[in-house]
RNA sequence: GCUCCCGUAGCUCAGUUGGAUAGAGCAACCGCCUCCUAAGCGGUAGGUCGCAGAUUCAAGUUCUGCCGGGAGCA
Numbered sequence: 001g002c003u004c005c006c007g008u009a010g011c012u013c014a015g016u017u018g019g020a021u022a023g024a025g026c027a028a029c030c031g032c033c034u035c036c037u038a039a040g041c042g043g044u045a046g047g048u049c050g051c052a053g054a055u056u057c058a059a060g061u062u063c064u065g066c067c068g069g070g071a072g073c074a
Stems, first nucleotide, its partner, number of pairs: 001073007010026004019057001028044005050066005
């Protein structure tokens, strides 16, 4: 330098024939339970879906450029 894959909550990820409120588990916080802790149960908060454009009535999802990570080729 070329090709391919990935980037979504603090972490690991789902969501990929575009469709109306963006989710799960763990972690955090609050409560219940317990003599206390852990476990268990219930609840709360946390996201401009890597960045910027484009297409569309509508984009996490499609297209383009860039950024970061990984793999292969040279």
Molecule: transfer RNA
Organism: Pyrinomonadaceae bacterium